Annotation: Predicted 3D model of RNase P RNA and transfer RNA as a complex of 426 nucleotides. It holds a member of the Rfam family "Bacterial RNase P class A". On this family, see Frank and Pace, Annu Rev Biochem 1998: "Ribonuclease P: unity and diversity in a tRNA processing ribozyme".

RNA sequence: CGAGGCGGCCGGAUGGCUGCGCGUCGAGCGGGGCAACCCGAGCGGCGUGAGGAAAGUCCGAGCUCCCCAGCGCAGGGUAGUGGGUAACCCCCAUCCGCCGCGAGGCGAGGACCAGCGCCACAGUGACGAUGCCGUCGACCUCGGUCGUCGGAGUGAAACGCGGCAAGCUCUACCCGGAGCAAGGCCAAAUAGGAGGGCGACCACCCGGCUUGCCGGAGUACGUGCGCUGCACAGCCCUCGGGUCGGCCGCAUGAGCCGUCGGGCAACCGGCGGCCCCAGAUGGAUGGCCAUCGUCGCCAUCGCUUCGGCGGAGGCGGCACAGAACUCGGCUUACAGGCUGCCUCGCUGG
RNA sequence: CGGGGCGUGGCGCAGUUUGGUAGCGCGCAUCGUUCGGGACGAUGAGGUCGGAGGUUCAAAUCCUCUCGCCCCGACCA
Numbered sequence: 001c002g003a004g005g006c007g008g009c010c011g012g013a014u015g016g017c018u019g020c021g022c023g024u025c026g027a028g029c030g031g032g033g034c035a036a037c038c039c040g041a042g043c044g045g046c047g048u049g050a051g052g053a054a055a056g057u058c059c060g061a062g063c064u065c066c067c068c069a070g071c072g073c074a075g076g077g078u079a080g081u082g083g084g085u086a087a088c089c090c091c092c093a094u095c096c097g098c099c100g101c102g103a104g105g106c107g108a109g110g111a112c113c114a115g116c117g118c119c120a121c122a123g124u125g126a127c128g129a130u131g132c133c134g135u136c137g138a139c140c141u142c143g144g145u146c147g148u149c150g151g152a153g154u155g156a157a158a159c160g161c162g163g164c165a166a167g168c169u170c171u172a173c174c175c176g177g178a179g180c181a182a183g184g185c186c187a188a189a190u191a192g193g194a195g196g197g198c199g200a201c202c203a204c205c206c207g208g209c210u211u212g213c214c215g216g217a218g219u220a221c222g223u224g225c226g227c228u229g230c231a232c233a234g235c236c237c238u239c240g241g242g243u244c245g246g247c248c249g250c251a252u253g254a255g256c257c258g259u260c261g262g263g264c265a266a267c268c269g270g271c272g273g274c275c276c277c278a279g280a281u282g283g284a285u286g287g288c289c290a291u292c293g294u295c296g297c298c299a300u301c302g303c304u305u306c307g308g309c310g311g312a313g314g315c316g317g318c319a320c321a322g323a324a325c326u327c328g329g330c331u332u333a334c335a336g337g338c339u340g341c342c343u344c345g346c347u348g349g
Numbered sequence: 350c351g352g353g354g355c356g357u358g359g360c361g362c363a364g365u366u367u368g369g370u371a372g373c374g375c376g377c378a379u380c381g382u383u384c385g386g387g388a389c390g391a392u393g394a395g396g397u398c399g400g401a402g403g404u405u406c407a408a409a410u411c412c413u414c415u416c417g418c419c420c421c422g423a424c425c426a
Stems, first nucleotide, its partner, number of pairs: 001345010012292007020049007029040004051320001055331002058329005063179004067229001069228005075175005080094005095109001096107004110170002115168002117164003127160001132151003136147004183248004193239006205216005222230001241425003255274008293318006300311004350422007359375004369406001377393005399415005
């Protein structure tokens, strides 16, 4: 200098004008209340307002409800070994296999000596085998049969306890279901409705007696199914009717930054600090302008050792994308830029 | 916001469960039949299964990612 490998970070900046959501303060206005005070719409000031993926919703959790009570079945998932983590299909280390000259990359990598299933085409033959060519041996009705060893070709695989489990399955381990439209509170309204189904009661069975009652048995529903336990008097389906409001959940969290220690690492622990950092409910975070930055194109001036260096100008562009209960991951999309370590090749000292 | 389903010739669908040849109807093209058209008959073309990657000897089918379309879900009583 060229070609690569693995990471880390940023992903426009500043100012002006004009809007939008939320919070807070202010002076009035309106409503309620005996009052303290509370509520409402608007105005003005101040503060604050998307991401590395907010995305896909693919995994794992928190949280909420369902009696997550126990056992079993069904169903789903994971898969070398060890570790990390709240947990994981995530992350780290390492063994093995494959790819690459290499730095490195990829791997759903348990078990076909439990059972079932599949192995198209080609090939003599494809899974309890079959029987092409040749050698040797035995038998023998002299044409073959049986056994043994070797070989060619086909094919992913050719006889060997074959291959396939991202085929059923087996083994080990894990998983209850639904989801913030979860769920709780307040307010308003109605035909507080109709049809069908199941059930305690009744009836049947057992026991007791006070002879029509009690207990047992039985039993709807209880977020996959069954049984046991518990518990209760209603429950389910379809059609019809009403509302289209408010508050909570709801933003401090497995949180961020710095530093020290442990560990190969993922990560863990101690100490200190933190302007706490969006919160809508038809859903805010926008638009315009200027300057700078950066990229591409177009013409242009000066210097030159003809490789380049320096200066001024015009036009166009600056991605992927957009919170909705919250986190940890994975995956996918992404203009352009910065940066660390490493490998290979060529050249010079 | 959450949950579920579907993509196969031009159109509507089978085939995916149990992986090996992609098929059916309508439509299209050519020929026949007819005076001509329709109907009918014969022959034929047209799809690598939404896209990408993986497992496998082999993928529409199995697995993963991705794109597009469709459906359902408020509360009260």